[in-house]
RNA sequence: AAUUCAUAGAGUUUGAUCCUGGCUCAGGACGAACGCUGGCGGUGCGCCUAAUGCAUGCAAGUCGAACGGCCCAGUCCCGACUUGUCGGGAUGACGGCAGUGGCAGACGGCUGAGUAACACGUAAGUGACCUAUCCCAAUGCGGGGGAUAAUUCCGAGAAAUUGGACCUAAUACCCCGUAAGACCCUUUCCGCUACGUCGGGAAGGGUGAAAGGCUCCCUCUGAUUCGUUGGGGGGCGUCGCUUUGGGAGGGGCUUGCGGUCUAUCAGGUAGUUGGUGGGGUAAUGGCCUACCAAGCCGAAGACGGAUAACCGGUGUGAGAGCAUGAUCGGUCAGAGGGGGACUGAGACACGGCCCCCACUCCUACGGGAGGCAGCAGCAAGGAAUCUUGCGCAAUGGGCGAAAGCCUGACGCAGCGACACCGCGUGGGGGAAGAAUGCCCUAGGGUUGUAAACCCCUUUUCUCGGGGAAGAGUAAGGACGGUACCCGAGGAAUAAGGUUCGGCUAACUACGUGCCAGCAGCCGCGGUAAUACGUAGGAACCGAGCGUUGUCCGGAAUUACUGGGCGUAAAGGGCGCGUAGGCGGCCUAUUAAGUCCCAUGUGAAAUCUCCCGGCCUAACUGGGAGGGGUCAUGAGAAACUGGUAGGCUUGAGGGCAGCAGAGGAGAGUGGAAUUCCCGGAGUAGUGGUGAUAUGCGUAGAUACCGGGAGGAACACCCGAGGCGAAGGCGACUCUCUGGGCUGCAUCUGACGCUGAGGCGCGAAAGCAUGGGGAGCAAACCGGAUUAGAUACCCGGGUAGUCCAUGCCCUAAACGAUGGAUACUAGGUAUGGGGGGUAUCGACCCCCUCCGUGCCGCAGCUAACGCAUUAAGUAUCCCGCCUGAGGAGUACGGCCGCAAGGCUAAAACUCAAAGGAAUUGACGGGGGCCCGCACAAGCAGCGGAGCGUGUGGUUUAAUUCGAUGAUAAGCGAAGAACCUUACCAGGGCUUGACUUGCUUUUGUAAUCCCCGUGAAAGCGGGGACCUCCUUCGGGACAAUUGCACAGAUGUUGCAUGGCUGUCGUCAGCUCGUGCCGUGAGGUGUUGGGUUAAGUCCCGCAACGAGCGCAACCCCUGUUGUUAGUUACCUUUUCUAGCGAGACUGCCCCUAACAAGGGGGAGGAAGGUGGGGAUGACGUCAAGUCAGCAUGGCUCUUACGCCCUGGGCUACACACACGCUACAAUGGCCGGUACAGAGGGUCGCGAAGGAGCGAUCCGGAGCUAAUCCCACAAAGCCGGCCCCAGUUGGGAUUGCAGGCUGCAACCCGCCUGCAUGAACGUGGAGUUGCUAGUAACCGCAGGUCAGCACACUGCGGUGAAUACGUUCCCGGGCCUUGUACACACCGCCCGUCAAGUCAUGGAAGUUGGCAACACUUGAAGUCGCCGGGCUAACCCGCAAGGGAAGCAGGCGCCGAGGGUGGGGCUAGUGACUGGGACUAAGUCGUAACAAGGUAGCUGUACCGGAAGGUGCGGCUGGAUCACCUCCUUU
Repeated sequence: AAUUCAUAGAGUUUGAUCCUGGCUCAGGACGAACGCUGGCGGUGCGCCUAAUGCAUGCAAGUCGAACGGCCCAGUCCCGACUUGUCGGGAUGACGGCAGUGGCAGACGGCUGAGUAACACGUAAGUGACCUAUCCCAAUGCGGGGGAUAAUUCCGAGAAAUUGGACCUAAUACCCCGUAAGACCCUUUCCGCUACGUCGGGAAGGGUGAAAGGCUCCCUCUGAUUCGUUGGGGGGCGUCGCUUUGGGAGGGGCUUGCGGUCUAUCAGGUAGUUGGUGGGGUAAUGGCCUACCAAGCCGAAGACGGAUAACCGGUGUGAGAGCAUGAUCGGUCAGAGGGGGACUGAGACACGGCCCCCACUCCUACGGGAGGCAGCAGCAAGGAAUCUUGCGCAAUGGGCGAAAGCCUGACGCAGCGACACCGCGUGGGGGAAGAAUGCCCUAGGGUUGUAAACCCCUUUUCUCGGGGAAGAGUAAGGACGGUACCCGAGGAAUAAGGUUCGGCUAACUACGUGCCAGCAGCCGCGGUAAUACGUAGGAACCGAGCGUUGUCCGGAAUUACUGGGCGUAAAGGGCGCGUAGGCGGCCUAUUAAGUCCCAUGUGAAAUCUCCCGGCCUAACUGGGAGGGGUCAUGAGAAACUGGUAGGCUUGAGGGCAGCAGAGGAGAGUGGAAUUCCCGGAGUAGUGGUGAUAUGCGUAGAUACCGGGAGGAACACCCGAGGCGAAGGCGACUCUCUGGGCUGCAUCUGACGCUGAGGCGCGAAAGCAUGGGGAGCAAACCGGAUUAGAUACCCGGGUAGUCCAUGCCCUAAACGAUGGAUACUAGGUAUGGGGGGUAUCGACCCCCUCCGUGCCGCAGCUAACGCAUUAAGUAUCCCGCCUGAGGAGUACGGCCGCAAGGCUAAAACUCAAAGGAAUUGACGGGGGCCCGCACAAGCAGCGGAGCGUGUGGUUUAAUUCGAUGAUAAGCGAAGAACCUUACCAGGGCUUGACUUGCUUUUGUAAUCCCCGUGAAAGCGGGGACCUCCUUCGGGACAAUUGCACAGAUGUUGCAUGGCUGUCGUCAGCUCGUGCCGUGAGGUGUUGGGUUAAGUCCCGCAACGAGCGCAACCCCUGUUGUUAGUUACCUUUUCUAGCGAGACUGCCCCUAACAAGGGGGAGGAAGGUGGGGAUGACGUCAAGUCAGCAUGGCUCUUACGCCCUGGGCUACACACACGCUACAAUGGCCGGUACAGAGGGUCGCGAAGGAGCGAUCCGGAGCUAAUCCCACAAAGCCGGCCCCAGUUGGGAUUGCAGGCUGCAACCCGCCUGCAUGAACGUGGAGUUGCUAGUAACCGCAGGUCAGCACACUGCGGUGAAUACGUUCCCGGGCCUUGUACACACCGCCCGUCAAGUCAUGGAAGUUGGCAACACUUGAAGUCGCCGGGCUAACCCGCAAGGGAAGCAGGCGCCGAGGGUGGGGCUAGUGACUGGGACUAAGUCGUAACAAGGUAGCUGUACCGGAAGGUGCGGCUGGAUCACCUCCUUU
């Protein structure tokens, strides 16, 4: 440089946002399991748990061509006879058998307990080694000997097993001879070399071999039944045998490197490390032994503990990695637990031996037997894992000359959807879009071309027929009558599972009602649930589908690739410095790192690509590729490292100057507090928000003088200086550390960082001894308070101070490790140097070091940082990985103690956090407004009465409204009605709507009778219309069906309407701009206004809903018209106009908006009043005004009727009326309104009555008539301060009116009665002018009933300094842990329940060691007097050699005893912790949280906590100082 391969996110913290950060999901995989379901085939896989125990069968034998013997088919002979049988004998294989002997049982098969190790992987070494069978080459095979098993005989024993005696063979055993080669010893030569014992050669000496079998042939000899057969000798061949060399394959040993956790395991080690001699082994070696030396290993983690077989690979992943080690393959290890050796080429041996232990079985009780982690199978454990199958046909193995035998290796079959792959359950047509189901707005939609139906096919299935390959070689096939082929039949035999709130693909109905339940996370369910259950439908997969578990991924969430540490978790309190890591410039060299090439190796399988074989695929064959921190060799030399030499800029030294609260010690000083003494002096003082305790007549405080003592050093003082940090502040002296500047004089990289280590380290605290003035934890009083273990006050001890020694922690902070370099500036200040200037200082400029602020680029989640970096880079160290539990427990180290350092887990949660945004809130701040306060007037709260409400009562006292914003409210008027409530009596298509239907028609309608309280029920009568196509219809009754009906429920399902904040001045939008974003800007600011009203300014420019104006009434006036006896300027009524706009003047302001004053004017700055209510808030109110979804009732929760109730009455509250009197009451006289209403009405005059009222009926459908005399007022009189001539409640009697009806329960009148009440506690309401207050009038409702309500006029005030305070509101700003928004949030004790855990007298196990003791089998060593065939000596006896039994010794599994270590369980009691809708006590924190908070430490307290000392800002507010920015 090219090419190839390729990486996805989502939900959840918030009111919203960005970030940090955890949790969760979507993917893939599995030796799986569980639930539901299940047609076929192929290929694989199948005890992951108890290396727990095992019944039964099988899994390793084979060779007669090594050997003796035995049995026997057959053959032959003899005898008997029943003539095909029996008995006897001989022979006897190409047959069989136990034994001797050989080879194989060390392979194959199983399992993973142990093992953290040269066990494994990889690469090497072996000059330190072995190797049966096999192959190649060479050599030899001669002579002899003594036994023994089997068999036979005699025994022991239940059995297993075994003793003795006699006989016998060999390829069994032994001896002799021979020795090419081999080995050993001595001498010597050559070669390689990585050097220790290597390879080759020569001379001399020494040592050690063997086995035969079979076939055939030849020959000699014996026997012979003449077939044959025994023996000896020889030969060809073949299989063996001996020795030697080599090969192949297989092993032993050694080494480098690699792959787990733990330091809460830090020191380990006596055969330990090395040496020498010896032993041992195939071989090196402390492998073993004796002696000598004292070493060896270890922070690059020894030793200990935990866990684990390792690898090729496998899963996942873009990769790097992470996880894993089933099946297949390689290695290791194990064979009930432990130990041991024997045999052998090979074992310390799964189906061998010996011993100990545990267990099981047999037993005649004396003794014996056994080892499925081989294949099946059983039991047990467990969520869970198969047949006691067939076959050696194939492949492979053992033995054999071979045939062959053996082979649970293996090949097959069986079981299991356990996994992967393939196939099917039909295909085409088919709309009246059938029926059914479900939904529905009632129209329809959907199920759905789906079905039916028509046509077709036959994979699969069933039946019938044929029928393999797999077999190299004639035969021989477990699989298998299988695969496959042909034919027939018939859509036939074959579909489920999960899900449907978001993530995530798929929605409705019903049921349920915080229940039942769901849930991976967020979360659903409290009557309209797409989230629970069911149904319909849909989505996704499909012989499977879901769930659970585990691993990887997503997770850049341990970050090598690829993260961070100011505030989110995270910089060590600070320095010195060890190891280590990193390191300036130049030259030369080297080649360890680095790069490149080659060779070797990285087994096969797996993986990728290509090609091939089963129809395809899975599966499988062939080829290629890939795969490493590997080894060796060759090369390159830039960089890093090494070596050598040099340099000066890093670093250090020198010289000359400079500043400083740097440190230590000694001394000195003045001010102040307190105490003591003296003087003088008198009643208080002190203290607080206010008090009190305290002090004081025994003389205080205040004042003066003198003295004592301790501590701290005002002003100077500054964001200033110094120090590494902690920290350091009067002055003088002594000692001493560091820094800065200048010179460029010396050394020559000497540097940076720094795990451990060492030192320093505020305050508090500890120890000992001093000291003690003030202050002051604890403590004692006094206050405050519900309490006050506090805040405030009065006292007061440790302590604070000094010396010495400990402690070692802090918000030890810049919450910012150190070093170096680079990257705009401005300004201030401390220390130094230089330039310029000057007489000099100053000024001005440059530069180095320090300390601050502002600010660009850049960075940052934002805030902010910004040459003093949080920018850009390099090096080194420390630290973080969700929150809580917890900086805690346990352990260890340190400390006198307090305690410090190090530092978990179980369990719980889905968050915990950072910054910023919008609100809301604050016992934060600023500005402003309102009858908000203040200033006033009149009230309420007290009385009586009225009305409403609560409560109570009741058969019922119908229902609703409940702080403000319910309570004279719905209700503009409950005797019946109303009426919804209660009791009783009745009706059931209904009191009312619409349609259909049965029957009838006597139309409708009206009347009467019976019963009854009525309703109703029953009965009778009168009247009998219109249209007609003569069926009938209109209409009515009646029957039945649809349906009506409900003041039943839900105002938290709703519409509409309404209240309230509030007639407050606000609420928003478009575009632009700013910000990652929420969002901001506009709308803030300076003024001004009643007002977001207007002006000015401004990254904003505009706009909308609100404000204002437009509308109505009213005040002045013009004009027109007008009726209601006449006239009419007026007045009045109705209409149309005018008028007011800060227009004019002065002042003020920015010469803007506007404000102040004035003129004129009826009215002046909105003239007064009304209507009008922004975005929204309160799930505010109303289903009972109406409407309406859902639910509920249907001879009743509907409807009718009578009576009752809503009017009750111990009480409480709200709103009113009337009063308490003389500004009054009473009597008489007299004056003046406005606005309304009236024909089912108002009702005049006149008359009656004390009166209510009655008689009467004029007039009036109303500016005409009536209601209708307004009252307070004014004039006159009486009353004379009293419960009254105030007040009228209550009650009695008599009346009137309305009404079907005044008993419950109306109003009015007259007479009589005459209660409380003498101005009202705390508290509280209304009102700023024609207002309050006082006075009456009218209206609606209404048969009647008004102290209420709505209007109307009459008379007609007081006060507002002002905005500190209460309440409400607006704007800006600030803090916040609030957002359901302060009626918020939230802390701790106590009490209850549940869970996990620490401590604990103890107690029960386990593990590994140690000491002593005992000690099996067995190897080794010694003894070996008992015993012994081979060989030697010897005639023999016997001896020797070589051994055996036996004994002893070392070691030794295991057992016993003991004291410790580690670990686990349990434990009365005890400590804290976590969690749990509505427990107790307080109120600590968040706002200045009401005492700012936090913090280390100490003391105290029910608890949060309080207080002392020191520290921090992560403190609000106000003022001042300083700095900065702008001007």
The prediction has a mean pLDDT of 83. The RNA shown here (small-subunit ribosomal RNA) has 1527 nucleotides and comes from a Dehalococcoidia bacterium.